[in-house]
Context: one part of a larger RNA
RNA sequence: GCCGGCGAGUGACUCCGCGUCGCGAGCCUAAGGCAGGGACAGCCGGAGGCGGAGCGAAAGCGAGUCCGAAAGGGCGAUCAGCGGCGUGGAGCGAAACCCGAAACCGGGCGAGCUACCCAUGGCCAGGGCGAAACGGGGGCGACAAACCCUCGUGGAGGUCCGAACCCGUUACCGGUGCAAAGGUAUGGGAGGAGCUGUGGGUAGGGGUGAAAUGCCAAUCAAGCUCGGAGAUAGCUGGUUCUCCCCGAAAUGCAUUGAGGUGCAGCCUCGGGAGUUCGGAGACGGAGGUAGAGCACUGACCGGGGUAGGUGGCCGAGGAGGCUGCUCAACCCGCUCAAACUCCGAAUGCCGUCUCCCCAAGCCCGGGAGUGAGGCGGUGGGGGACAAGCUCCAUCGUCGAGAGGGGAACAACCCAGACCUCCGGCUAAGGCCCCCAAGUCCGGACUCAGUUCAUCCAGGCGAAGGACGUGGGAGCGCCAUGACAGCCAGGCGGUUGGAUCAAAAGCGUCCAUCCGCUAAAGAGUGCGUGCAAGCUCACUGGCCGAGCGCUCCUGCACCGAGGAAUGUAACGGGGCUAAGUCCGGCGCCGAAGCCGUGGAUCGAGCCAUCUGGUUGUGCAGCGACCGGCCGUCAGCACCUGAUGGCGGAAGGCUGUUCGCUGGUGGCUUGAUGGUAGGGGAGCGUCGGGUGUCCGGUGAAGCGAAGCUGAAAAGCUUCGUGGAGGCGCAUCCGAGAGCGAAUGCCGGC
Repeated sequence: GCCGGCGAGUGACUCCGCGUCGCGAGCCUAAGGCAGGGACAGCCGGAGGCGGAGCGAAAGCGAGUCCGAAAGGGCGAUCAGCGGCGUGGAGCGAAACCCGAAACCGGGCGAGCUACCCAUGGCCAGGGCGAAACGGGGGCGACAAACCCUCGUGGAGGUCCGAACCCGUUACCGGUGCAAAGGUAUGGGAGGAGCUGUGGGUAGGGGUGAAAUGCCAAUCAAGCUCGGAGAUAGCUGGUUCUCCCCGAAAUGCAUUGAGGUGCAGCCUCGGGAGUUCGGAGACGGAGGUAGAGCACUGACCGGGGUAGGUGGCCGAGGAGGCUGCUCAACCCGCUCAAACUCCGAAUGCCGUCUCCCCAAGCCCGGGAGUGAGGCGGUGGGGGACAAGCUCCAUCGUCGAGAGGGGAACAACCCAGACCUCCGGCUAAGGCCCCCAAGUCCGGACUCAGUUCAUCCAGGCGAAGGACGUGGGAGCGCCAUGACAGCCAGGCGGUUGGAUCAAAAGCGUCCAUCCGCUAAAGAGUGCGUGCAAGCUCACUGGCCGAGCGCUCCUGCACCGAGGAAUGUAACGGGGCUAAGUCCGGCGCCGAAGCCGUGGAUCGAGCCAUCUGGUUGUGCAGCGACCGGCCGUCAGCACCUGAUGGCGGAAGGCUGUUCGCUGGUGGCUUGAUGGUAGGGGAGCGUCGGGUGUCCGGUGAAGCGAAGCUGAAAAGCUUCGUGGAGGCGCAUCCGAGAGCGAAUGCCGGC
């Protein structure tokens, strides 16, 4: 890893619903008992419980009662319950769907490892240094002692070097090892606080510790083991057959609350009332958003401007006057605002009426899940008018939604998948090839491979720039000849004046006239030290038809420039349209729509079942009658039997209507789906009843075929060799596995 087996909402009690059954103004027994061989079951047992009347704190009253002086109000009076079984849910003490802690507590077991201690033994090659002490000699002294020097003897030391021994510094190897701590080299201690044998001691909040939270048997911030114990786990994981119907939420409030929970919201199922929901139209409302505005509150640009402030002049340094600058208020013009409003929509919301609507909405009750949301459009807050950012609102979508498009791509565009079909029509999007359908038609633009992508939005390309080119508008010049080009002229006063070393059109300042003229500036640019020179404006000629400028706009150009295999920013090929814009026709294209057959469910209609039914009308029968009449018997009353008539609760029968169920037919509609609710079934094991099969081959196992909408079932063949508890029905469960780093086994 695969395969097989095992593997998770259970039982008791109580309560609330639903289904069903029994009895019913009643219903039920509990403990216990009786008979019996006994299980199961039967029969007693009415203690007690629920219901049948409520109201009040209570006395109490009672279809009422309580409060109140009353008026009035609160709770009641209408509605059948009780018990059994099944089932959904809850509670309870529990382990309570299953597996899972880290831990806590108790009793024991551990110091054969290790820490420290006690007792008693053992061990430490060799070498160096050479303490004290002692002796000899010498100095001093007094041939003393003491002290000093020196030679010798001596052998001290947590002394030195270095084996054994103890340790484990550094490096490498090892790292499914030789080894759950090793190897090699190197290193530290090595007569000591040394190492070591044996025996003994200290125990778990305790020991021991030259102290590292170290060590206490490969385990230590509290050993191990058994027990409390299936601790607890608002956490993670897992939770087993099928089909059918409906189908969420990721919000609000609260929470020692935030990944939990309660209530509400949203889903489902049952019951009930019934047109309440929704849509459209009309009418009536509330409201201050968008916009707009400046009338308020503030802000704000320019101008004017009085008081105020301030400069100058006159006046006498006064009063005052004149003239400037600045400038509250105020005036004119121009603006801005979430917390401004003289105004003020569209939507949305509330109400009334009418119409439309296969029915959504409301009430009561059973069961939930959800309470991490995401993205997109729009309106906003935060942020940086950032974020695949964050917080609201509103709509959509994913979530829980498949299909087609978008190259690929939960959320974008189209569109909501019951099943079948080698049928048809369309949507978005497409129609040269990949690739289904136009190399379609008409007009225009683009030459940049722009584009074929990107709208929203500025580097997927901006600010800015440009005789690219198309369309439009305006102004001006032009056959009395424009524009461009070529030829020629472009002069004189004059070198204008000033300045300057010089300044002559062309450094600077001032002025900028007059004349000759077809025309020529007191000069457009280059140039010179100044001149000179070149050129322009301006004019004539040649030429002969349009020329110049500005603005708006379409498409294009420059700006353009970044990683990771290789073009690599059209999906590709490629395209001059197969690009862009406008108009048109056709086609392709989905699980959409249509057609075809089928399944399930709902609704309507029809038919059918001598269907059901507490309803309703009619008819009949009819227990019973303390109704009547008659007959008979016993016979006073009276009683009994019987016949007829009448009444009659309730019941039965038939039938009409109503309601309701099953089946069939037709028509029509519905059938995506996670959490979750509801319904109907399949299969396994065991049991009751009935009925069967089996050596002419049971169960089990293998294979093939067939059937059913599914879970599944049947048949045949093989194997197997004795039961199957098969089939029908009912009952009861240790009742369905692919997942839990599941458990056990096999390979």